[in-house]
RNA sequence: CAUCCCGCCGCUGGGAGAGACCGGUUUCCUUCGGGAUAACCGGCGCCGAAGGAGCAACCGCCCCCGGAAACUCUCAGGCAAAAGGACCAGGGCGGCACC
Numbered sequence: 001c002a003u004c005c006c007g008c009c010g011c012u013g014g015g016a017g018a019g020a021c022c023g024g025u026u027u028c029c030u031u032c033g034g035g036a037u038a039a040c041c042g043g044c045g046c047c048g049a050a051g052g053a054g055c056a057a058c059c060g061c062c063c064c065c066g067g068a069a070a071c072u073c074u075c076a077g078g079c080a081a082a083a084g085g086a087c088c089a090g091g092g093c094g095g096c097a098c099c
C1' cells in the first nucleotide's frame, strides 16, 4: 500500500407476508340517511424479515461449558398507503491479519 475479511453509516438502490376486519369514544364531512381516515379501548382472525426467546445441524476442544439459523415460538412488532423491514448490492469511514 492493494485485495480479502470484520465493524459502523438517520448514506444510495432493491426488499416479502398477513382483515383498508367488527364494535365503542373523540375528530372531520354531511342531503342528518350516513360516510372518512387517524388516535385510544375492547374483540376475533392472521403474518414473520426490526428486536427478543427456544431447540438444533455444526463449530470451538474429548467432557463440562460456550457460540450458533432465513428453523421454531409469536413476548414485542406487523396485516391499504406511508413508516418500518431480515437480507442483497454499491458507496464512504475505520480496523485486523498477511505480504
Stems, first nucleotide, its partner, number of pairs: 005095005011090004019044001021043006027036003045079003051075001052073003058067003
Notes
Glycine riboswitch aptamer from a Rhodospirillaceae bacterium, 99 nucleotides, folded computationally. Of the family's consensus pairs, 86% are formed in the model. It matches the Rfam family "Glycine riboswitch aptamer". Rfam's curators write: This family represents the bacterial glycine riboswitch. Its mean pLDDT, the model's own confidence on a scale to 100, is 76.